The RNA shown here (transfer RNA) has 72 nucleotides and comes from Clostridium acetobutylicum ATCC 824. The same sequence occurs in records of 2 taxa. RNAcentral holds the sequence, with entries from ENA and Rfam. Lineage of the source: Bacteria > Bacillati > Eubacteriales > Clostridiaceae > Clostridium acetobutylicum.
[in-house]
RNA sequence: GGCCCUAUGGUCAAGCGGUUAAGACAUCGCCCUCUCAAGGCGGAAUCACGGGUUCGAUUCCCGUUGGGGCUA
Numbered sequence: 001g002g003c004c005c006u007a008u009g010g011u012c013a014a015g016c017g018g019u020u021a022a023g024a025c026a027u028c029g030c031c032c033u034c035u036c037a038a039g040g041c042g043g044a045a046u047c048a049c050g051g052g053u054u055c056g057a058u059u060c061c062c063g064u065u066g067g068g069g070c071u072a
Stems, first nucleotide, its partner, number of pairs: 001071007010025003018055001027043005048064005
């Protein structure tokens, strides 16, 4: 250089055109407890970026960027 895969809360991670973007861990508040832990209830926090297709895009297409692999 060429080709392929990949990018979703702090971390892991579901989603396969119409979801309130599920769940776990972590975090915050409340309950419980003499206190802590455990447990229960609740909250905040996510689609890498720029275009395109579509009535509608996290999802499909193109490009950029980051990561990984194969090849010379």